[in-house]
Context: one part of a larger RNA
């Protein structure tokens, strides 16, 4: 010096990206208990008292003994439990171990759960719901060259695939593009066939037939996926509810919004501070939000992520002292 610990004056996060680490809190009995809510919770909410020990009265159960006998009555018998008073020691009584800090607010993710064995536990995954597909059983799907085999000794309230992920509110336009289904008189379209021609065979050459399949027709976005521009105009001024224009398939609806998404940005205003690139609420032409690649809200829940409050305290002002132990230095 370093490990691993105990303790601290006054201050009380001033430290630090950040309370990271340490302190605080703690069992259990009574009391009291907001918002919010899916009425179930939130709950041990928060926020108080109380706890050893001896006596004394008392309630409760269990078990005796005495009397009497239909049930009962009496009892300083024993044992538990429980309450209320007096007392008594101590700085301190869940006296040691054991044992929650707490609470407001927002993002996310519905919740218990999974997960990168050996740097990530999470907002990723999965989840109940939900929605769309294929699928009538010799089923679809899957592994197998096959024989077979799993789903299944199941049968559409099933199996199989994909999405989206409680719940509550909703879930808008586009089928032009690419998919996928359906249809299709015509038209294209291969080889066989069949007819011609090939000096004979025949290779070929040329018709004609024609299957998928495609052209065309049409349906389908909880399919893959999209969702404009420019001008003008109201009796201050600004704005534009109206008007014109170009232009798509169709021009983004409800919603939310400087966002886990906003470049400019430390965006403006309000609150929070003594000061806030931070949190929060609002605004809104959103570089580039947006509705199951789900829009938006939510109790509960979370070893997520962010901002406050209080309570704490060597995190810090500012570093001291001691306990073990370790290198390390003299010897």
């Nucleotide at each position: 010096u370093c490990u691993a610990g105990u303790u601290g004056a006054g201050g009380g996060a001033a430290c630090u990206c950040g309370g990271c680490a340490a302190a605080u809190u703690a069992g259990c009995c009574c009391c009291c208990u907001g918002a919010c809510u899916u009425c179930g919770g939130u709950u041990u909410a928060a926020g108080g008292g109380g706890u050893c020990c001896c006596u004394g009265c008392g309630u409760c159960c269990g078990u005796g003994c005495g009397c009497a006998c239909a049930u009962g009555c009496g009892u300083g018998g024993c044992g538990g439990u429980u309450g209320c008073a007096g007392g008594g020691g101590g700085c301190a009584c869940u006296g040691a171990c054991u044992a929650a800090g707490a609470u407001g607010a927002c993002c996310c993710g519905a919740c218990u759960g999974u997960u990168u064995a050996c740097c990530a536990a999470a907002a990723a995954c999965a989840c109940a719901a939900c929605c769309g597909g294929c699928u009538g059983c010799u089923a679809a799907g899957c592994u197998g060259u096959a024989a077979a085999g799993c789903c299944u000794u199941g049968u559409a309230u099933a199996g199989c695939c994909g999405g989206u992920g409680a719940c509550g509110u909703c879930u808008g336009c586009c089928c032009a593009g690419u998919g996928a289904c359906g249809g299709u008189a015509u038209c294209c379209a291969a080889a066989c066939a069949c007819c011609c021609g090939g000096u004979u065979c025949a290779a070929c050459g040329g018709g004609u037939u024609u299957a998928a399949g495609g052209a065309c027709c049409g349906u389908u976005a909880a399919a893959c996926g999209g969702c404009g521009g420019g001008a003008g105009u109201a009796a201050c001024u600004a704005u534009a509810a109206c008007u014109c224009u170009c232009u798509u398939a169709a021009g983004g609806u409800a919603g939310c919004g400087u966002a886990a998404u906003g470049c400019c940005u430390u965006g403006u205003c309000a609150u929070u501070u003594g000061a806030a690139u931070g949190g929060u609420g609002a605004c809104g032409u959103g570089c580039a939000u947006g509705a199951a690649g789900g829009g938006c809200g939510u109790a509960a829940c979370g070893a997520g992520g962010u901002c406050g409050u209080c309570a704490c305290u060597g995190u810090c002002c500012c570093c001291a002292a001691c306990u073990a132990g370790a290198a390390c230095c003299c010897u």